Description
The RNA shown here (FMN riboswitch aptamer (RFN element)) has 145 nucleotides. The model forms 97% of the base pairs in the Rfam consensus. It was read from a public genome assembly, where an Rfam model found it.
RNA sequence: AUGAAUCUUUGGGGAAUGGUGAAAAUCCAUACCGGCGGUGAUGCAAGUGCAAAGUCCGCGAACGUAGUACUAUGAUUUUAUAGUGCACGCCGAACAGGUGUAAUUCCUGUACCGACAGUUACAGUCUGGAUGAGAAAAGAUUGCG
Repeated sequence: AUGAAUCUUUGGGGAAUGGUGAAAAUCCAUACCGGCGGUGAUGCAAGUGCAAAGUCCGCGAACGUAGUACUAUGAUUUUAUAGUGCACGCCGAACAGGUGUAAUUCCUGUACCGACAGUUACAGUCUGGAUGAGAAAAGAUUGCG
């Protein structure tokens, strides 16, 4: 320096103003927000590091399953229900112009997207599962390679 094992910590933002209405943070108009890794021609810095894509390539939560393992309960001879893990599935959205050797990443312009359940009325922003889970990041330790 790199790997392995164990452990610790961190790990998501956003509804403002007006309109309609009996009722809307859910509809309409204008606003507001953008997890993690990669790529990156830009910027800052000079320790060679930090920042840089919501729409490119992947990942995560959520959701689904006549799958699979375990646990609990009921039934009692191989089944039912529930929970958890794993596996599989599902998983949104960008174009045009400019510069240039090179850009779906820079600049300009105009667009577009956002789980499930709840709600006096349809939710990216409210409430809830969630003081949860987690991509991953940082650090510590070692009779280890």